Model confidence (mean pLDDT): 81 of 100. A computed fold for a 395-nucleotide part of an RNA from a Bacillota bacterium, annotated as large-subunit ribosomal RNA, domain III. It matches the Rfam family "Bacterial large subunit ribosomal RNA". Gene Ontology terms of the family: structural constituent of ribosome and ribosome. Taxonomically the source falls in Bacillota (Bacteria, Bacillati).
Context: one part of a larger RNA
RNA sequence: AAGUAACGAAAAGAAGGGUGAGAAUCCCUUCCGCCGAAAACCCAAGGUUUCCUGAGGAAGGUUCGUCCGCUCAGGGUAAGUCGGGACCUAAGCCGAGGGCGAAAGCCGUAGGCGAUGGACAACUGGUUGAGAUUCCAGUACCGCCUGACUUCGUUCGAGCGAUGGGGUGACGCAGUAAGGUAGGCACAGCGCACCGUUGGUUGUGUGCGUCCAAGCCUUUAGGGAGUAGCCAUAGGCAAAUCCGUGGCUACGUUAAUCCUGAGGGGUGAUGGGGAGCGAAAUUUAAGUAGCGAACUGGCUGAUCCUCCACUGCCAAGAAAAGCCUCUAGCGAGAAGUGCAGGCGCCCGUACCGUAAACCGACACAGGUGGGUGAGGAGAGAAUCCUAAGGCGCUC
Numbered sequence: 001a002a003g004u005a006a007c008g009a010a011a012a013g014a015a016g017g018g019u020g021a022g023a024a025u026c027c028c029u030u031c032c033g034c035c036g037a038a039a040a041c042c043c044a045a046g047g048u049u050u051c052c053u054g055a056g057g058a059a060g061g062u063u064c065g066u067c068c069g070c071u072c073a074g075g076g077u078a079a080g081u082c083g084g085g086a087c088c089u090a091a092g093c094c095g096a097g098g099g100c101g102a103a104a105g106c107c108g109u110a111g112g113c114g115a116u117g118g119a120c121a122a123c124u125g126g127u128u129g130a131g132a133u134u135c136c137a138g139u140a141c142c143g144c145c146u147g148a149c150u151u152c153g154u155u156c157g158a159g160c161g162a163u164g165g166g167g168u169g170a171c172g173c174a175g176u177a178a179g180g181u182a183g184g185c186a187c188a189g190c191g192c193a194c195c196g197u198u199g200g201u202u203g204u205g206u207g208c209g210u211c212c213a214a215g216c217c218u219u220u221a222g223g224g225a226g227u228a229g230c231c232a233u234a235g236g237c238a239a240a241u242c243c244g245u246g247g248c249u250a251c252g253u254u255a256a257u258c259c260u261g262a263g264g265g266g267u268g269a270u271g272g273g274g275a276g277c278g279a280a281a282u283u284u285a286a287g288u289a290g291c292g293a294a295c296u297g298g299c300u301g302a303u304c305c306u307c308c309a310c311u312g313c314c315a316a317g318a319a320a321a322g323c324c325u326c327u328a329g330c331g332a333g334a335a336g337u338g339c340a341g342g343c344g345c346c347c348g349u350a351c352c353g354u355a356a357a358c359c360g361a362c363a364c365a366g367g368u369g370g371g372u373g374a375g376g377a378g379a380g381a382a383u384c385c386u387a388a389g390g391c392g393c394u395c
Base pairs, nucleotide, nucleotide: 013031014030015029016028017027018026032392033391034390035389040372041371042370043369046352047351050350051075052074053073054072055071056070060068061067080141081140082348083347084346085345087118088117092113093112094111098107099106100105122139123138124137125136126135142344143343144342145341146340147339148337149336150335151334152333159330160329164326165325166324167323168322172313173312174311175310178306179305180304183300184299185298187297188296189210190209191208192207193206194205195203211272212271215267216266217265218264219263222260223259224258225257226251227250228249229248230247231246232245233244235243236242273295276291277290314317358367359366374386375385376384377383
């Protein structure tokens, strides 16, 4: 320079009350304003205690501060089923032996590691100051162990069964339709509450609500495959009753059978939720404890499900485990149940997460993958206004 520029989105604050030494800035209330395919909600990554409670105000906070993602202390993350491991493999990586190379090392077989994929058993409600598919209540399911009962079996062999064979798993994109469901409704019915300082209110009034899972039983719109039996068999690195191939017979072609399959119905539920009503006690925790109505239909309707199912197309669209089956083999116990009892390991789980908590030196107008995403108008997730919910961007 200069007490100058600046104080970081022009979404916006105002009043009353409280606390306090002190209040534009903290708390409460009532209005006002902003977002609403987001500035709401749930996950992943990343962060790593920032979460909650009590206390504090030096510093951090672009002002203030009684306040805070700050300081101090105490507390908080509970799983057979959620995610990962005790299962599988992809790209890629490691790599016994091995090959190569002055050395370091490079490549690579067997083998292994490795999810962003496959496989795999739990739902609804309640609860805390802070955790919940984890705690609690109710109702389930999976694997294993023991027992009871019943049945079958021990060479005339039940059953188990590969690290081996076969099948399945198993996959692209585009396009349309149908059947559903979630969701929605200014519709009707039903239930509860309310009756106005008015121009007007017992009316064809106003406001709010009208919900519920997995599991178990049953069934469907739809989709797919010809099905079953017998015989033979130089293939599937051994074997096979399996698969493949060939033959015959029976049934069948708008069918039957089998597989798959959203959704619906019943049960779950004599339960939960539920608008609303609503205490006592204050030293401490109130819309708390407690009580609790109706809980039907119609219309609309998905980008979700049936389903990469169908049709079409060319660029021709993972693997392995698992599961089913076949033997090789093992073999004396095995299977079933409206039955009884028991067991179930390790890690994550708080909180932020389009952000003041991540990446940007900052409480930075930038960046950040997935899912849900209501109403009116509208073709629409555009746009404008709103709900739930969240904010007014710290002079």